[in-house]
RNA sequence: AUGAUACUAGCAGGAGAGAUCUGGGAGAAGUUCCAGACGCCGAAGGAGAAAAUCUCUUGAAGUCGCUUUUCAAGGGAGGAAACUCUCAGGCAAAGGUACUGCUAGUAGACG
Numbered sequence: 001a002u003g004a005u006a007c008u009a010g011c012a013g014g015a016g017a018g019a020u021c022u023g024g025g026a027g028a029a030g031u032u033c034c035a036g037a038c039g040c041c042g043a044a045g046g047a048g049a050a051a052a053u054c055u056c057u058u059g060a061a062g063u064c065g066c067u068u069u070u071c072a073a074g075g076g077a078g079g080a081a082a083c084u085c086u087c088a089g090g091c092a093a094a095g096g097u098a099c100u101g102c103u104a105g106u107a108g109a110c111g
Base pairs, nucleotide, nucleotide: 005107006106007105008104009103010102011101012100013099018038020037021036022035023034024033025032026031039091040090041089045087046085047084048083053077054076055075056074057073058072059071060070061069
């Protein structure tokens, strides 16, 4: 010096689902806050585990016998998501959101 990749920041994009009902408070009103009830959403976060692979036990095949080998069953490890759960969060607008693009900074694999 190249720059896979990761993190942070800025800008742009970015969905879903009751502005539900009841009671109480504030307010001129729009509205807003608290509590409860029922109904929903999945894209902050969180959680779950499929196969590969490894290992243990048992049985069978093979073997003179054991080991090695192969197969089957069961247990354990391992293992993802935009899948699932709905704990959290959310259900007018606003705001936020996983994720995507660009820019900047930091670190930096391989060569």
Predicted 3D model of a 111-nucleotide RNA (Glycine riboswitch aptamer) from Desulfosporosinus sp. FKB. It matches the Rfam family "Glycine riboswitch aptamer". Rfam describes the family as follows. This family represents the bacterial glycine riboswitch. Its family is annotated with glycine biosynthetic process in the Gene Ontology. The model forms 90% of the base pairs in the Rfam consensus. Its mean pLDDT, the model's own confidence on a scale to 100, is 78. Lineage of the source: Bacteria > Bacillati > Clostridia > Desulfitobacteriaceae > Desulfosporosinus.